This is a predicted structure of a 72-nucleotide RNA (transfer RNA) from a Candidatus Woesearchaeota archaeon. Its Rfam family is "tRNA". Its family is annotated with triplet codon-amino acid adaptor activity in the Gene Ontology. The source organism's lineage runs through Archaea, Nanobdellati and Candidatus Woesearchaeota.
């Protein structure tokens, strides 16, 4: 200095034929229980910044940033 690939709730990951953002976990309230810890219910919280193209973008485009890998 060339390419590739990943970026989503505190954490680990789904979601790409463009159309409601989702699970487990963790946090918080409420039930069981003598109490705790298992369960069982309920809420809180996020699309790595920007532009762009659509009616409508996590998602397609390009430009950035960060990590991993692979050539030089």
């Nucleotide at each position: 200095g060339g390419g590739g690939c990943u970026g989503u709730a505190g954490u680990a990951c789904a979601g790409u034929u463009g159309g409601c953002a989702g699970u487990a976990u963790c946090c918080g309230g409420g039930g069981u229980u003598c109490g705790g810890g298992g369960c069982c219910u309920c809420g809180u919280g996020a699309c790595c910044g920007g532009a762009g193209u659509u009616c409508g973008a996590a998602u397609c485009u390009c430009c950035g940033c960060a990590g991993c890998c692979c050539c030089a």